The RNA shown here (c-di-GMP-I riboswitch aptamer) has 87 nucleotides and comes from a bacterium. The sequence was found by an Rfam model in a public genome assembly. Its mean pLDDT, the model's own confidence on a scale to 100, is 83.

[in-house]
RNA sequence: CAAACGAAAAGGCAAAUCUCAAGUAAUUGAGAGACGCAAAGCCUCGUGAUCCAUUGUUAUGUAAUAACGGAUAGCCGGGUUACCGAA
Numbered sequence: 001c002a003a004a005c006g007a008a009a010a011g012g013c014a015a016a017u018c019u020c021a022a023g024u025a026a027u028u029g030a031g032a033g034a035c036g037c038a039a040a041g042c043c044u045c046g047u048g049a050u051c052c053a054u055u056g057u058u059a060u061g062u063a064a065u066a067a068c069g070g071a072u073a074g075c076c077g078g079g080u081u082a083c084c085g086a087a
Base pairs, nucleotide, nucleotide: 005085006084012037013036017032018031019030020029021028022027035074041080042079043078045077046076048075049072050071051070052069056068057067058066059065060064
């Protein structure tokens, strides 16, 4: 110095819930608020997992289904960047 690891210190992020706004919806953004988190920083790569829907497209055909589509990075795996330095 780097990787691995995660004691301490300095900090960081922010669940549920409430209010406002956006969206057909899942959900997202802002404010308040802290359940927790060593990447709970960022990226949908895996035809992984879960959720949404006729708002759109395609097919079936007359009400729904399937695929495309969309969402969750605080679901998992993966990629990438990063503070500190005990064992």